[in-house]
RNA sequence: CGGGGAAUGGCUUAGUGGUAUAGCGCUCGCUUGGGGUGCGAGAGAUCCCGAGUUCGAUUCUCGGUUCCCCGA
Numbered sequence: 001c002g003g004g005g006a007a008u009g010g011c012u013u014a015g016u017g018g019u020a021u022a023g024c025g026c027u028c029g030c031u032u033g034g035g036g037u038g039c040g041a042g043a044g045a046u047c048c049c050g051a052g053u054u055c056g057a058u059u060c061u062c063g064g065u066u067c068c069c070c071g072a
Stems, first nucleotide, its partner, number of pairs: 001071007010024003018055001026042005048064005
């Protein structure tokens, strides 16, 4: 320098146009003599940044940033 991929709660992750899923973790309650396990409830993400298209964008288009892979 060229090509490809990734970026979504604290962590991992699903989601091909209609206000975002699950697991782990966290908080509270039940259960226990206590803890663990199990069960129930709850908090937590304006979806990397900017612009565009659209009635509506995590999703489509363009630009940028960071990381990974391949090539030179």
The RNA shown here (transfer RNA) has 72 nucleotides and comes from an Elusimicrobiaceae bacterium.
The organism belongs to Elusimicrobiaceae, within Bacteria.
Its Rfam family is "tRNA". Rfam describes the family as follows. Transfer RNA (tRNA) molecules are approximately 80 nucleotides in length. The family's RNA type in Rfam is transfer RNA. Its family is annotated with triplet codon-amino acid adaptor activity in the Gene Ontology.
The coordinates come from a structure-prediction model, not an experiment, and the mean pLDDT is 82.